Context: one part of a larger RNA
């Protein structure tokens, strides 16, 4: 002197944009925060309204209807958070002839024939619920046979090609598929193969904090053969062989930490840091583990074991805000149980929609940045008061009153009123802005003033009360303490602490 997610003290008019739990990865009471398709499929209500009526009902509408079941896609995104990790986590550079890839795009081939189930529904029944057992009925783009075989896969030969474990092309043998919907006949699908995009998994080299007052450390450890596992290579795992395999170029330990673009500062080199945006990583009460998927070992999926709340009929169940708002606690400290799905993106549908606390906006907070106000002109009796004093006078000071304007920005009140939307559809919002009355009207404070450093008297107080960044001051005339007056610098803020250059 700069900066800050900041805090405290005194003060506070207005708008613009950002920004707001830095600590207890502490516990959470409410609401929402992932659904959608009837144009895959079976079934399928009631309220209400219309007839009839023996007054018990029937019928017809509601009703291609809710609500729930099957089934498909999504639920792995988006959203939050820094716990753990010093490690291929992350940055850059590269490998992949050792990988995968739903939807989406291109090309080309194919959509034949069959069967049994099963949930809803009905009905017996256990259970305080939570949730179940058992019998009968159905459908499907839901399940499983059979036919076909480019093509893929599986072991052979052959020919080209790579730096190399291997790649590519021909032959010829063995195994694999498939499914229907449309009142729109446009079309959407559905099945295996090729090719792209896209997304990722793995491996590598080089960079990544502090301690040596941590010097040896390693038994799946290093390799090898087999085999298993995986989409893939591999001690990734088993079993057997062999003794290896890392370190002073710092291994093992322990300690702190997410990582990067970026930030902050500085001429720069460097030094710090890594809120908010944006890549990647981890994580989901705590710890283990699999299922289902193209994709998780899955934040609002499941299994077990823990600790904690909770409900119980005591036999047994029910939860996981580090989603958004919120509430107790921590604490020097950090918002509202707002409104919309109008855009912008996402999900699912053909669509029209439907879902979105992503996201658009609004509220609160001087938390910062900016930007403008808090009037202007004129006015000497230098009023009147304060203070200071040699009592002459200085000073506050054109300041104030008064006169004379102006209303720009701020208020009041009135009227018109968007842009964002492509035909239609606006939360914001009668907002932004514009036009016109109104009246100086609503609006300054805060730290200093010895000397570093820009700014000085007077009373008070007597090493007392007290200042203080660093020199220092204060024991009777304090420019240093306390108040006043004067001044000085900022200024809707000043200034005090913390932290980093």
């Nucleotide at each position: 002197g700069a900066a800050c997610g900041a805090a405290c003290g005194c003060u506070g008019g207005c708008g613009g944009c950002a920004u707001g739990c830095u600590u207890a990865a502490c516990a959470c009471a409410u609401g929402c925060a992932a659904g959608u398709c009837g144009a895959a499929c079976g079934a399928g209500a009631a309220c209400g309204g219309g007839a009839c009526u023996u007054c018990g009902g029937u019928c017809c509408u509601u009703a291609u209807u809710a609500g729930a079941g099957u089934g498909g896609c999504g639920c792995a995104c988006g959203g939050g958070u820094g716990a753990g990790u010093a490690a291929c986590g992350c940055g850059u550079a590269g490998a992949u002839a050792a990988u995968c890839u739903a939807c989406c795009c291109u090309c080309g081939a194919g959509u034949c024939u069959g069967g049994g189930a099963u949930a809803a529904c009905c009905u017996u029944u256990c259970g305080a619920a939570a949730g179940g057992a058992g019998g009968g009925c159905u459908a499907a783009u839901a399940c499983c046979g059979g036919a076909u075989a480019a093509g893929a896969c599986u072991a052979g030969g052959a020919u080209u090609c790579u730096g190399g474990u291997g790649a590519a092309u021909c032959c010829a043998a063995g195994u694999u598929a498939a499914a229907a919907g449309u009142u729109c006949c446009g079309a959407c699908g559905c099945u295996g193969g090729a090719g792209g995009a896209c997304g990722g998994g793995u491996c590598u080299g080089c960079g990544u904090c502090c301690c040596a007052u941590u010097a040896g450390c390693u038994a799946g450890u290093u390799g090898g053969u087999a085999g298993g596992g995986u989409a893939a290579c591999g001690g990734c795992c088993u079993a057997c062989c062999a003794a290896g395999g890392c370190g002073a170029c710092g291994a093992u330990g322990g300690g702190u930490a997410g990582c990067g673009g970026g930030u902050c500062u500085g001429a720069g080199a460097g030094g710090a840091u890594g809120a908010u945006c944006c890549g990647c990583c981890a994580c989901a009460c705590u710890g283990g583990c699999a299922c289902u998927g193209a994709g998780a070992c899955a934040c609002g999926g499941g299994c077990c074991a823990g600790a904690c709340u909770c409900c119980u009929a005591c036999g047994g169940g029910a939860g996981g805000c580090a989603g958004c708002a919120g509430u107790g606690g921590g604490g020097a400290a950090u918002u509202u149980u707002g409104c919309g799905c109008a855009a912008u993106g996402g999900g699912c549908g053909a669509a029209a929609g439907c879902c979105u606390g992503a996201c658009g906006c609004a509220g609160c907070g001087a938390c910062g940045c900016u930007g403008c106000g808090u009037g202007a002109g004129u006015g000497a009796c230098g009023a009147a008061g304060g203070c200071c004093c040699u009592u002459g006078g200085a000073u506050c000071g054109u300041a104030a009153a008064g006169c004379u304007c102006u209303u720009u920005a701020u208020c009041u009140c009135u009227g018109g009123g968007a842009a964002g939307a492509u035909a239609a559809u606006g939360a914001c919002g009668g907002u932004a802005c514009c036009a016109g009355a109104g009246g100086a009207a609503u609006a300054a404070g805060c730290a200093c003033c010895g000397g570093c450093u820009a700014a000085c008297u007077a009373c008070g107080u007597g090493c007392c009360a007290g200042c203080a960044g660093c020199c220092g001051c204060g024991g009777u005339a304090a420019u240093a303490c306390g108040u006043a007056g004067g001044g000085u610098g900022c200024a809707a803020g000043c200034g005090u602490u913390g932290u980093u250059c």
Background
The prediction has a mean pLDDT of 82. Predicted 3D model of a 501-nucleotide part of an RNA (small-subunit ribosomal RNA, 5' domain) from an uncultured prokaryote. Its Rfam family is "Bacterial small subunit ribosomal RNA". Its family is annotated with structural constituent of ribosome and ribosome in the Gene Ontology. The RNAcentral record of the full RNA draws on ENA.